[in-house]
């Protein structure tokens, strides 16, 4: 340095659920909470997947992302610690 990841140390993040707020919704944000996480840090204009459908199309059923999810997978960028 690269891989790797301890019943190590110091710290970090925060699922469900509840409250408030925002949004058409999905979802986001803030507080509480703590299931878990060694990238649960960042990227959705890297690819796939998933959620939603204001709006558009449609007679209707429905379809479509331009809205989202990085705690779905792969990928990219950056990073703390150091036993085997």
């Nucleotide at each position: 340095c690269a891989c790797c990841g301890a019943u190590a140390a110091a710290g970090g993040c925060a699922a469900a659920c509840c409250u408030g707020u925002u949004g058409a919704a999905a979802g986001g944000c803030a507080g509480g909470g703590g299931c878990g996480c060694a990238a649960a840090g960042c990227c959705a204009u890297a690819g796939g997947g998933c959620c939603u459908a204001a709006u558009g199309c449609g007679a209707a059923a429905g379809c479509a992302a331009u809205g989202g999810c990085a705690g779905c997978c792969u990928g990219g960028c950056c990073g703390c610690c150091g036993a085997a």
Molecule: c-di-GMP-I riboswitch aptamer
Organism: Clostridiaceae bacterium